A computed fold for a 73-nucleotide RNA from Tetrahymena thermophila, annotated as transfer RNA.
The prediction has a mean pLDDT of 82.
Rfam family: tRNA.
The sequence is in RNAcentral, with records from ENA.
[in-house]
């Protein structure tokens, strides 16, 4: 320098063909227990990497940029 994949909650990741965001773990509260763990119930937590565009409507489509990983020269 060229190409590809990935970027969503504190962490690991889902999210179909555009209709507006979820799980597990963690964390907080409760139940249970002599206490704790385990188990069960509930809650909190999001600029969907950034900017722009298309659209009635974008995590999802298009353009540009950034970061990480891999391949090539």
């Nucleotide at each position: 320098c060229c190409g590809a994949a990935c970027u969503u909650a504190g962490c690991u990741c889902a999210g179909u063909u555009g209709g507006a965001a979820g799980a597990g773990c963690a964390u907080c509260g409760g139940a249970c227990u002599g206490u704790a763990a385990a188990u069960c119930c509930g809650g909190u937590g999001g600029u969907c990497c950034c900017c722009g565009g298309u659209u009635c409507g974008a995590a999802c489509c298009c353009g540009g940029g950034a970061g990480u990983u891999c391949g090539g020269a």